[in-house]
RNA sequence: AGAGUUUGAUCCUGGCUCAGAACGAACGCUGGCGGCGUGGAUUAGGCAUGCAAGUCGGACGAUAAUCUGCAAAAUCAAGUCUUCGGAUGAGAUAAUGUAGAGGACAGUGGCGGAAGGGUGAGUAACACAUGGGUAAUCUGCCUUUAAGUUGGGAAUAGCCUCUCGAAAGGGGGGAUAAUACCGAAUGUGGUCGCGUCAGGCAUCUGACGCUGUCUAAAGACGGGGAUCCGUAAGGACCUGUCGCUUAAAGAUGAGCCCGUGUCCCAUCAUGCUAGUUGGUAGGGUAACGGCUUACCAAGGCUAACGGGUAGCUGGUCUGAGAGGAUGGUCGGCCACACUGGGACUGAGAUACUGCCCAGACUCCUACGGGAGGCUGCAGUCGAGGAUCAUUCGCAAUGCGCGAAAGCGUGACGAUGCGACGCCGCGUGCAGGAUGACGGCCUUCGGGUUGUAAACUGCUGUCGUGAGGGAACAAGGGAUAGGAUGUUAAUAACUUCCUAUAGUGAUAGUACCUCAGGAGGAAGACACGGCAAACUCUGUGCCAGCAGCCGCGGUAAUACAGAGGUGUCAAGCGUUGUUCGGAUUUACUGGGCGUAAAGGGUGCGUAGGCGGUUAGGUGUGUUAAGCGUGAAAUCUUAUCGGUUAUCGAUGAAACUGCGCUUGAAACUGCCUGACUAGAGUACAGAAGGGGAGAGUAGAAUUCUUGGUGUAGCAGUGAAAUGCGUAGAUAUCAAGAGGAACACCGGUGGCGAAGGCGACUCUCUGGUAUGAUACUGACGCUGAGGCACGAAAGCUGGGGGAGCAAACAGGAUUAGAUACCCUGGUAGUCCCAGCCCUAAACGUUGUACACUUGAUGUAGUCAGGUUUGUCCCUGACUGUGUCGGAGCUAACGCGUUAAGUGUACCGCCUGGGGAGUACGGUCGCAAGGCUAAAACUCAAAGGAAUUGACGGGGGCCCGCACAAGCGGUGGAGCAUGUGGCUUAAUUCGAUGCAACGCGAAGAACCUUACCAGGGCUUGACAUGCAGAGUUCAAGCAUCGAAAGGUGCUGGCCGUAAGGCGAUCUGCACAGGUGCUGCAUGGCUGUCGUCAGCUCGUGCCGUGAGGUGUUGGGUUAAGUCCCGCAACGAGCGCAACCCCUAUGAUUAGUUGCUACUUUACGCAAGUAAAGGCACUCUAGUCAGACUGCCUGUGACAAACAGGAGGAAGGUGGGGAUGACGUCAAGUCAGUAUGGUCCUUAUGUCCUGGGCUGCACACGUGCUACAAUGGACAGUACAGUAGGAUGCAAGACCGCGAGGUGGAGCCAAUCCUCAAAACUGUCCUCAGUUCAGAUUGAAGUCUGCAACUCGACUUCAUGAAGCCGGAAUCGCUAGUAAAGGCGUAUCAGCUACGGCGCCUUGAAUACGUUCUCGGGCCUUGUACGCACCGCCCGUCACAUCAUGAAAGCCGACUGCACCCGAAGUCGCUGGUCUGACUUGAAAAAGAAGAAGGUGCCGAAGGUGUGGUUGGUAAUUGGGAUGAAGUCGUAACAAGGUA
Repeated sequence: AGAGUUUGAUCCUGGCUCAGAACGAACGCUGGCGGCGUGGAUUAGGCAUGCAAGUCGGACGAUAAUCUGCAAAAUCAAGUCUUCGGAUGAGAUAAUGUAGAGGACAGUGGCGGAAGGGUGAGUAACACAUGGGUAAUCUGCCUUUAAGUUGGGAAUAGCCUCUCGAAAGGGGGGAUAAUACCGAAUGUGGUCGCGUCAGGCAUCUGACGCUGUCUAAAGACGGGGAUCCGUAAGGACCUGUCGCUUAAAGAUGAGCCCGUGUCCCAUCAUGCUAGUUGGUAGGGUAACGGCUUACCAAGGCUAACGGGUAGCUGGUCUGAGAGGAUGGUCGGCCACACUGGGACUGAGAUACUGCCCAGACUCCUACGGGAGGCUGCAGUCGAGGAUCAUUCGCAAUGCGCGAAAGCGUGACGAUGCGACGCCGCGUGCAGGAUGACGGCCUUCGGGUUGUAAACUGCUGUCGUGAGGGAACAAGGGAUAGGAUGUUAAUAACUUCCUAUAGUGAUAGUACCUCAGGAGGAAGACACGGCAAACUCUGUGCCAGCAGCCGCGGUAAUACAGAGGUGUCAAGCGUUGUUCGGAUUUACUGGGCGUAAAGGGUGCGUAGGCGGUUAGGUGUGUUAAGCGUGAAAUCUUAUCGGUUAUCGAUGAAACUGCGCUUGAAACUGCCUGACUAGAGUACAGAAGGGGAGAGUAGAAUUCUUGGUGUAGCAGUGAAAUGCGUAGAUAUCAAGAGGAACACCGGUGGCGAAGGCGACUCUCUGGUAUGAUACUGACGCUGAGGCACGAAAGCUGGGGGAGCAAACAGGAUUAGAUACCCUGGUAGUCCCAGCCCUAAACGUUGUACACUUGAUGUAGUCAGGUUUGUCCCUGACUGUGUCGGAGCUAACGCGUUAAGUGUACCGCCUGGGGAGUACGGUCGCAAGGCUAAAACUCAAAGGAAUUGACGGGGGCCCGCACAAGCGGUGGAGCAUGUGGCUUAAUUCGAUGCAACGCGAAGAACCUUACCAGGGCUUGACAUGCAGAGUUCAAGCAUCGAAAGGUGCUGGCCGUAAGGCGAUCUGCACAGGUGCUGCAUGGCUGUCGUCAGCUCGUGCCGUGAGGUGUUGGGUUAAGUCCCGCAACGAGCGCAACCCCUAUGAUUAGUUGCUACUUUACGCAAGUAAAGGCACUCUAGUCAGACUGCCUGUGACAAACAGGAGGAAGGUGGGGAUGACGUCAAGUCAGUAUGGUCCUUAUGUCCUGGGCUGCACACGUGCUACAAUGGACAGUACAGUAGGAUGCAAGACCGCGAGGUGGAGCCAAUCCUCAAAACUGUCCUCAGUUCAGAUUGAAGUCUGCAACUCGACUUCAUGAAGCCGGAAUCGCUAGUAAAGGCGUAUCAGCUACGGCGCCUUGAAUACGUUCUCGGGCCUUGUACGCACCGCCCGUCACAUCAUGAAAGCCGACUGCACCCGAAGUCGCUGGUCUGACUUGAAAAAGAAGAAGGUGCCGAAGGUGUGGUUGGUAAUUGGGAUGAAGUCGUAACAAGGUA
């Protein structure tokens, strides 16, 4: 950075698609290790279980277990005494009580449960971001400062007791404490009030003063010498720490307000709003405020209101950037906590694990009632394509509480699971060629996999086993010592230092060492192009692939498998989504004549933009400084961990916003001035500009009258129609309506639509000229308003002509058309609608600038005149051609589509569709506005080259015409189709198959059919073995092939060898298939004149030029011209035959002449001879060379001369580039494929010859230009040894016998028509000869199927041929015979040749067919046998309408009204305070009641939206359906 895809090719427009990056991903295949990250995106669905918020005993009362002290019932008991009964008894145990320690479960109280953690439902909003404001505010804990902390009181929980309840949970009574609660005192201060001063931003703010008013507190824990109090403990007192209170300030956090920014829909707009907007007053709040209430005013907002979607952001992804998309993890803010409502407490909540109420759901229940809220961490169910452990620990970091130790903490730190992502590592390294085996391919030689493996040597990462083994730990506290501060103090306490012991979840982990051994560790996708990578096999439009283009119908690099290769790699692919590419929404950075796109036109509102000059200002602009732009992220430097991902520190950046101070060119604003823009006035002009009124003539039609008679009209041709009731025609008069010939012109006017006889009235605009005036008054113009052809509509007139509809006649397969005859709306006028057009210059308006030429209209100036007649110039309008420039090209080109400025409108692939729905306008028709689903990979513009045209021009051809003769009718021959058949083998099928392959089907041929055989084979080669089995002969079976039996080869003395043959293996063989896999050959257009190339030039390019043009030719033949100059393949010529002559050569040819012989002669023979004919070699000749004319001084043409021949003399060979997938696999060759005891091969017989029929090509005829008979004459090719065969003889003849001669200019085979004569005399004949019978001949192994010929007899159709169609232009047609290849013979009447006789006609190019060149149109390129439209029928899909039905959301009105705040009440109740001795009263409250508001719920009525529906409308798509043929060519009616 681009690429593929519209076309035959090209350029452009334009969409679709791909390559890149990314992801909280999912799915498929695969999977070794580690680190760092990350992981419920869906049902804000429901949740079992455990945990996630506690802490403080140094605030308080009480207190279980336990321990200690004291008292002590009771028990035991040493000892002592003893009357022996007992007494006493140290001591022990110890109920119980009491005091203390202890501290569990609870309780009062304090602080914290408003943080941390989760989620993104709601929210389009001051919610968020950014920057400000708060003179309109609050702020617990924390810090600093100042002052204080006095003295009292009354309760209450826990506890005890009684009691209700299943439980949850209450109720009554009694006792008690506090840092809980309540008065009082004091007042540094604060509040309120007043005053003074200062400041500011309107309300106001700050400081100071005052004898004014109101207003606080709580203690706890340590230490202490003297003094005092106390029975003691202890207290007072002093002191320290922590608390408490008041005030000020800070910090932090929060509230409120404001500027700016923040998605889509106008099919949500004469819209929204009633506490709505503002004011006053009251209330309320920490605080401003309609926040709330009453009253007053009637305002307020406007892309509002409404609908949809959505948490916002730092950032993230992408991108060169600008942008676009996005908001998961991390950070900031917001919102929410089952759904909805509500307050309480508090510094802070309208409170995730608090409270109350309502609702839904779940659970417990004794049925009376209760309980609950994972969007905390794990986990579960469900739904889903899809997302983890019911783990460990408070060791670290942080948070709460506490004086502290410490406790708590699913925050957090860790581990686990998942290739989900990023990063790193490994799966070995080196050597190793007989280039092993195997696989795959193969041209069978080999190549490749591939140094890859094996094998040898080495290493040791990761994993495995064993051993060692961390950092993260520092603090805090304790003890001891020291210093410091405070203090009366050395005590205590604070702070600091030193020393000692101790604190780890991760974890026996990271890491290190050792051991052993290449051992445990590679796949995925792709391989037609885009896009790196190719072959084989299978399949056969099937199965399948596919992102786009597109692959697959028998040789698939595109399907499937395999081998190989490519790319990535523990991953690889697919899917989804985003950005990119896409400059394909274009700010950067697009367009609108024809591709999508200029509004039908003007006026004009808002808006946007705006001339010259001066001064001011400082809005925009710009500079500097300051503040902010959190951190993280990104970038960068350094550093840490082995590297990297990752992390730390710093820098840069954060493009923004605000403030301050400058600048003043430009922009804006204010003030003043100017005249070049714009306008006004004046003059004479041009004009189908508009409106109204009037008038004229021509013509059509009609009416009346006259003349007049049979047609008129109409068409391609007709008919309908009109006319003897008098038309048409013609003359005269009249009526009526509409339109205005000539002038008339790419001429005029108008904004456009549009405007055309003449006159008058009213009226708009324009250009020109010369001066004066105004002084930017201008340009554009969303909405808006006005105008707006034709058709159409409403009402009223009018109605001649024309003419939708309609009727009739034609045409036609049909003809609801084109053509004709009629004809109504309408066309015309008045009034009112409609509002659209290819309303087009398919080109918005205005202004400026930029070479020209030439017309034309208007005005003016100059020159010059009789004359605005002409010339020159200027301005304005309107045309043509062209320069630069622009454009994809075409084209535009001062009237721009050039160069710029301003403003408006419009476009973003084709179809669906300018359609549906909604809205709006309209009487209606309909207009305006204007989608989506679905579907396609194109749709399109311009130009190019072909092809085509019922387009044009030019030209040619036996193409037509002019002629001659045929075919088509008959019979026969032959080929084909069809039918038949066991088989009728196969191929050829418009011209260009059909007397074609086939230049020879009785067998053979032969490929077909039936039957009988063979299997290494009928034929070739190789290898191995056998080799007396065989070849050959004989016999036998058989239709034959073949089978069976017997004898049995050559060389060699022998061994043995050779040959044939046999056995087996390789292989042979195939006229089996594919001519659409091929070679080669051929046909055809066409012997038509074309087809191309090199260089140059033109074009962005395909391409063009050359090759076109003017002439000319048979010809792209030649000449001239020309951005072309040359060249090639074709044409022509060169070659062959033929026509004339010369020359050479004369045998087998010839015989003029000479001689001889024979003969009366004609003539024959021989010898000379080579003159002639001829043969066959070499030359000559013809070249428009010569003359005249025409032509362009050309090419050439016309005529002429000469010549045997004259304009390529005649004929042949020769066939350009290409077309038809033309023909041929059955001539041969050949890829692939199929058969292999058969699709091969041999044989016999049959078939290819079959016959209701159709066609082609021929032959013979139909007769007198003939037939028959008789006589008589003249060729040229060509062939001949398994041959041609003479004379002679036999036969009517075919032929036979026989054989001279000839391997050939020697011998043989050789004419007929013609001509002469006779007969026939127009008949189915003396025409014609089919058919049939009989008898023969010849060939052949063999003529039955199935040969040819001969003779005799028989004697069919046929009397010149419908529509139609073929050949031929001169030695041609026509006619006549002859030869020959194939071949035993023949179906030959065919083919190929030869000669003989020998015409007619061509005016000409209108038409038919074919072809060539130029040009034109094209929607065709498989190229008109093209393309293509619509209805109908069938199938599928999406969608609109629809009586209705069912949801969701929501507005309004009303009803009911929970909890609760607030208000009122409070007759019932009440500890603290006041008064009082008390009773009691008061104050202050409480329960209760009640009012407003009020969620859910209900009723009614609307709106929006979704689903569904009988039926219905069009749309799209679909390999072959039906009917027509509308469009593309003049598309056959443009």
Small-subunit ribosomal RNA from a metagenome, 1534 nucleotides, folded computationally.
Its mean pLDDT, the model's own confidence on a scale to 100, is 83.
The RNAcentral record of the sequence draws on SILVA.